Annotation:
A computed fold for a 1427-nucleotide RNA from a metagenome, annotated as small-subunit ribosomal RNA. RNAcentral holds the sequence, with entries from SILVA. It matches the Rfam family "Bacterial small subunit ribosomal RNA". Model confidence (mean pLDDT): 81 of 100.
RNA sequence: GUUGAUCCUGCCGGAGGAUACUGCUAUUGGAAUUCGAUUAAGUCAUGCGAGUUUCUGGUUGCUUGCAACCAGGGCGAACCGCUGAGUAUCACGUAGUUAAUCUGCCCUUAGGUCGAGGAUAACGUCGGGAAACUGACGGUAAUACUUGAUAGGGGAUUUGUUCUGGAACGACUUUUCCUUUAAAUUCGAGCCUAAGGAUGGGACUGCGGUGAAUUAGGUUGAUGUUAAGGUAAAAGCUUAACAUGCCGAUAAUUCAUAGGGGCCGUGAGAGCGGGGGCCCCCAGAUGGGUUCUUAGACACUAACCCAGACCCUACGGCUGCAGCAGAUGCGAAACCUCCACAAUGCGCGAAAGCGUGAUGGGGGAAUUCCAAGUGCCGGCGCAAAACGUCGGCUUUUCUAGAGCUUAAGUAACUUUAGGAAUAAGGGGUGGGUAAGACCGCUGCCAGCCGCCGCGGUAAUAGCGGCGCCCCAAGUGGUAUCCACGAAUAUUGGGCUUAAAGCGUUCGUAGCCUGUGCGAAAAGUCUCCUGUGAAAUCCUGUAGAUGACUAUAGGGCGUGCAGGGGAUACUAUCGUGCUUGAGACUGGGAAGGGCUGGAGGUACUCCUAGGGUAAUGGUGGAAUAUGAUAAUCCUGGGGGGACCACCUGUGGCGAAAGCGUCCAGCUGGAACAGUUCUGACGGUGAGGAACGAAAGCUAGGGGAGCGACCCGGAUUAGAUACCCGGUUAGUCCUAGCCGUAAACGAUGCUCGUUUGGUAUUGGCAAUCCUAUGUAGAUUGCCAGUGCCGAAGGGAAACCGUUAAACGAGCCGCCUGGGGAGUACGGUCGCAAGGCUGAAACUUAAAGGAAUUGGCGGGGGAGCACCACAAGGGGUGCGGCCUGCGGUUCAAUUGGAUAAUACGCCGCAAACCUUACCAGGAGCGACAGCAGAAUGAUGGUCAGUCUGAAGGGCUUACCUGACGCGCUGAGAGGUGUUGCAUGGCCGACGUCAGCUCGUGCCGUGAGGUGUCCAGUUAAGUCUGGUAACGAGCGAGACCCGUGCCUUAUGUUGCAAGAACGUUCUCCGGAGCGUUCGCACUCAUAAGGGAUCGCUGGCGAUAAGUCAGAUGAAAGGGCGGGCUACGUUAGGUCAGUAUGGCCCGAAUCUCCUGGGCUACACGCGGGCAACAAUGGCAAGGACAAUGAGAUGCUACUCCGAAAGGAGACGCAAAUCCCCAAAACCUUGUCCUAGUAUAGAUCGAGGGUUGCAACUCACCCUCGUGACAACGGAAUCCCUAGUAAUCGAAGUUUAGCAUACUUUGAUGAAUACGUCCCUGCUCCUUGCACACACCGCCCAUCAAACCACCUGAGUUGGCUUUAGGUGAGGCUCUAUCAUCAGGUAGAGUCAAACCCGGGGUCAGCAAGGGGGGUUAAGUUGUAACAAGGUA
Repeated sequence: GUUGAUCCUGCCGGAGGAUACUGCUAUUGGAAUUCGAUUAAGUCAUGCGAGUUUCUGGUUGCUUGCAACCAGGGCGAACCGCUGAGUAUCACGUAGUUAAUCUGCCCUUAGGUCGAGGAUAACGUCGGGAAACUGACGGUAAUACUUGAUAGGGGAUUUGUUCUGGAACGACUUUUCCUUUAAAUUCGAGCCUAAGGAUGGGACUGCGGUGAAUUAGGUUGAUGUUAAGGUAAAAGCUUAACAUGCCGAUAAUUCAUAGGGGCCGUGAGAGCGGGGGCCCCCAGAUGGGUUCUUAGACACUAACCCAGACCCUACGGCUGCAGCAGAUGCGAAACCUCCACAAUGCGCGAAAGCGUGAUGGGGGAAUUCCAAGUGCCGGCGCAAAACGUCGGCUUUUCUAGAGCUUAAGUAACUUUAGGAAUAAGGGGUGGGUAAGACCGCUGCCAGCCGCCGCGGUAAUAGCGGCGCCCCAAGUGGUAUCCACGAAUAUUGGGCUUAAAGCGUUCGUAGCCUGUGCGAAAAGUCUCCUGUGAAAUCCUGUAGAUGACUAUAGGGCGUGCAGGGGAUACUAUCGUGCUUGAGACUGGGAAGGGCUGGAGGUACUCCUAGGGUAAUGGUGGAAUAUGAUAAUCCUGGGGGGACCACCUGUGGCGAAAGCGUCCAGCUGGAACAGUUCUGACGGUGAGGAACGAAAGCUAGGGGAGCGACCCGGAUUAGAUACCCGGUUAGUCCUAGCCGUAAACGAUGCUCGUUUGGUAUUGGCAAUCCUAUGUAGAUUGCCAGUGCCGAAGGGAAACCGUUAAACGAGCCGCCUGGGGAGUACGGUCGCAAGGCUGAAACUUAAAGGAAUUGGCGGGGGAGCACCACAAGGGGUGCGGCCUGCGGUUCAAUUGGAUAAUACGCCGCAAACCUUACCAGGAGCGACAGCAGAAUGAUGGUCAGUCUGAAGGGCUUACCUGACGCGCUGAGAGGUGUUGCAUGGCCGACGUCAGCUCGUGCCGUGAGGUGUCCAGUUAAGUCUGGUAACGAGCGAGACCCGUGCCUUAUGUUGCAAGAACGUUCUCCGGAGCGUUCGCACUCAUAAGGGAUCGCUGGCGAUAAGUCAGAUGAAAGGGCGGGCUACGUUAGGUCAGUAUGGCCCGAAUCUCCUGGGCUACACGCGGGCAACAAUGGCAAGGACAAUGAGAUGCUACUCCGAAAGGAGACGCAAAUCCCCAAAACCUUGUCCUAGUAUAGAUCGAGGGUUGCAACUCACCCUCGUGACAACGGAAUCCCUAGUAAUCGAAGUUUAGCAUACUUUGAUGAAUACGUCCCUGCUCCUUGCACACACCGCCCAUCAAACCACCUGAGUUGGCUUUAGGUGAGGCUCUAUCAUCAGGUAGAGUCAAACCCGGGGUCAGCAAGGGGGGUUAAGUUGUAACAAGGUA
């Protein structure tokens, strides 16, 4: 590190130590048992690595008794040194045995050392050969060789009251026979014989240490006996004969791998891993074999032979670095062709001495370990310990010189001089994990990353810079090992659901096993003795410290062997017991099993009769059946399968499984009784038996059902679900198969641990009784269920029927996939079963529970942006407007499901304006260059231009700055709304969202917020491990409706007075003044609370009806709108981070565009007419606005409008005309007297400007359209619908938007069916949350694997052939250390066959795995839409 979060299981990765290689870097000294082990026990040029010696002979030289050399003789060369190929073995380790053995040199003791003789090398002469080498003749010595004697030994035979011992086969002793030695001197040093010792070997035995059973049988000298041979020596060591044994599940045999140990690494330990270096042992010397000599070899630097390789070649020959250096090859991987025998040791020698690539030293290598340094002090600058600078100090180190030292040269040591001089890197910096929210670059690119994960324009994770952290002459990386890992669990794990209990039982081996007594002492315990090499380890001491070394003590080697004791426990032997187990008797219970017989309903078929047109089937249909008479009803007959009700969470059985009745045969369990046996038991690897369904073989049978198959539907398709048919099969008999979610996903047996309740069987007691095999209650035993204490568990849950606490035995597990696959074996007729891997791939896969979300799950409640009942629209056509698309130089930009589209924009002719074409302008500040030899600015005229001192030409004026360059700015409606603030939309006309304390849970979380009622509401009431609280709802604020009070101008107004006009004299109009009752206005109060009555309800909350009232259950309408979500919208309203443009993406001007037009969509306006149009007359509002303004009134005009002009900064004046409506008239159903688009003509207004592109008036023109498909929108009362009015924006422009009044309905008083919302519950493999997740084939690329006609190679085994060489024997020759020939035997090597096994290659075939965005479907997860 799996999850949104949690707890588990589980693996992956990181942190420690060690070894090898490697990147970067590097001052010095010391120590070390470091340095071609890992790959090639591959191949090797050159040099060296074993000699020595008064024993002897000779040659040469001279210093005349020495040196060198040659040869014979002696000793050594079997040591030392190197390596680890082979070897699973008495090779090694340890403990023993040798009564089965050898031992040169050395030590001790005793004795001896006498006599004789013949050769030969060197050398000389002559030959052969290229060489290696070799022949003949002559000639000489010995501590070389031959021979005789003595002593002694050995062998055979024989003897015994001798000794040792566990045991004589040993030693000693006796007799006879055979065999066998010696070199001398003056000394020294040798030599021989015998015995003993020491040392070093040989052989044998017990025990120990490795992986595989996908290796289960192996073995013919094999096992033994007798005889012979052979060896130093036992033995099938070898041979012959005889016998048939011997080994093996406690793992033989076979295969693979491997030198063993002391020890080394790691670890708390137990362990795990290793065996390089040092020490001990073994083995080997190019591969294989054989032998001589010797005390010792089957011999690394001896010999012979075969094989392969190399070299010389005259074809005859030569060689063996796994010794030291060194070369080449191999590789990630490892030094000088150095010095010396001075030290230690070894060989020879009497010694001097000689030799020694052993060894001791030096050189190279950061290979390991240890130690030291790279400066110190002060002042100043600085925030500062850093750093810079100045002054001073020191000299470990460095450089140079001298001495001392060494075998020698370094080094070290002593000393002199100089001088801070000569000396710091590597890795890291997102988390784990110490250390940057610093800068630049890059932009899912380049790259990083052990793991998780970074990088798609603000990278603390890439590449650099700076800072910081860790270690430090080192520091990182790669590979391997141990630990971490209780992650193979002996110490010390698990198996209901995470991986894991065999489908069940019986039973062999094994393991475990009740109780008393006795014996013995194998296990066990204790004491003693011996041994377990040194080094390594620990402690002390010494060497100035350290590494290191020496020394003393301890420990370790956990062991083995021998001896003496103990006897509890286990095993053994003997003898008892009864509680475990079994047997016996009794009456009951049961779908236990097998066989035979009998029965019943339904079904189907046949037949007969009745009867007539349909039946059947489905969501709806069709196929199908039916006039050859179906379906339906009735009678009769045949057939096969099955066994309703009873029936139960009930019974039986080992499990699978078992259900009508009766009979026969047969198995088991429970209960009760007391009798018998006396541990007879438990489990159970292998093994055996049983074992659903499907399937297979053979023979029957076949009614119903029914894979396959055929039709009909459904569907985009439908090889399915649905329907109609139907074959195997299902049934029986005999055999096979041997598997299932064969499940309680829970192995069997025994013991221990509180309970409650139900039920089955048996028994006992009591009661009752209808007297029966009845019933009730209680108790005991045995079963079967439920709930639950303690306890357990990750939790869910389990809980005397354990998943608790213990004992015994068996089976099984160790991340996911690949895979229960491949290969092999075995079983099966087959299908297939059992056993059962690896390569490769992957960071998770998984369990339980939590919160959400979701469901074509369930329940409850709710909403006219839901339905129902209704009203009116949209969708058709015309026009307006917005959007898309297209077009264009530009048609600026944004918004785009609900939640964009009369939206931003509450007004695009210019402006606006951001777009396009053309033209023009602008750089604060700093630096550089320039500038009184004139910067810059202004301007007449001309020219360019649409126009312009804007540019250019020309002329004049002015007088100090300055865009020519580099930076840096102003400005930007440029970019990023996915960097942001603010504001807003929608969810939401919702009723939710949380907190404190407590409680529950390991925890995420839960409870509260749930349940019953109720409400518009988490509104309220009651219950309740909850009690309270907050934000929302409500309350609150505004408007409106009723009343009261107060006030009364600019408002109202009965009336009065005055003036004036008209008059039909009744009166009416107008004006002025007064007038606060009313309307109205302003302000302050009242009023409504389920308050009253009744019903329902728990008497509550509340609700229904009524009364009252202007208003009745929120009065009505608004404002305010929670936690959050949508990376929703806006950088173009403003603000703002980053990025970009910067003389242009800035600013100004002219013109154009945003107004385009095959088309599609949204929102509206006016219509299609008579509930109407037109004409005339008449009536009733409210809200608002007004100085760049509203404008009365008068005049002009047909009108739009114009000319004058009163009033009004407004309860005063004005806009102001309300319209639908009412009355009358006309039109008469027609594209019309409906409708008004379009177009023509003429006017008006605003404005610099009306062509693109404004509005209005008049006249003329008079298109489409006759109520609108699928679909869809709004609305529940002063609402919908209809009708006007005002305001906003404006110079002008309203079908827009916002207000305002007028007229004024229909329908429901419900529901959850559609669309959605809230709550509870349930399932989930979803959490980016169903627009989710996810499976399989196909297509593409890559990877590893299996198979494969065959082919190549290795190893091993075996038959046959050829057969070097050795050994033994025989014969013969003879110049006698021999030759020749033959026989036997061992037998390398080669040739040719066969078998086994391993490995490589292979056309083709097969599946598997992996791979951001391929194809087809949608199998699984929700009832996943057929569980």